[in-house]
Molecule: THF (Tetrahydrofolate) riboswitch aptamer
RNA sequence: GUCAGAGUAGGAAACGGCGCGUCAAGUGCUGUGGGACGGGAAGUUGCCCGCAGACGAAGGCGUAAGCCGCGAUGCCGUUUCCGCAUUCCGCUGGU
Numbered sequence: 001g002u003c004a005g006a007g008u009a010g011g012a013a014a015c016g017g018c019g020c021g022u023c024a025a026g027u028g029c030u031g032u033g034g035g036a037c038g039g040g041a042a043g044u045u046g047c048c049c050g051c052a053g054a055c056g057a058a059g060g061c062g063u064a065a066g067c068c069g070c071g072a073u074g075c076c077g078u079u080u081c082c083g084c085a086u087u088c089c090g091c092u093g094g095u
Stems, first nucleotide, its partner, number of pairs: 001095005010082010020071003029053007039089004059068003
């Protein structure tokens, strides 16, 4: 020099645990401000947080404790699959 590979933010599915809402928060959508992000530098998509807006729902049983549901519901754990995505450098192996 050249060929191949590893690793991120994160995404999907299954199972388990603990919660929240059902007095409507959350999820999803739009706008806007900010933040973090392979080992290093930059950084789009994506991700996270704040604010604003529109839209919008499944309750039932029980004296009660609570139970059964429901929600594009939150967090954590395990397993499987996908993943620098973009540029440059670096790392591992071959040549």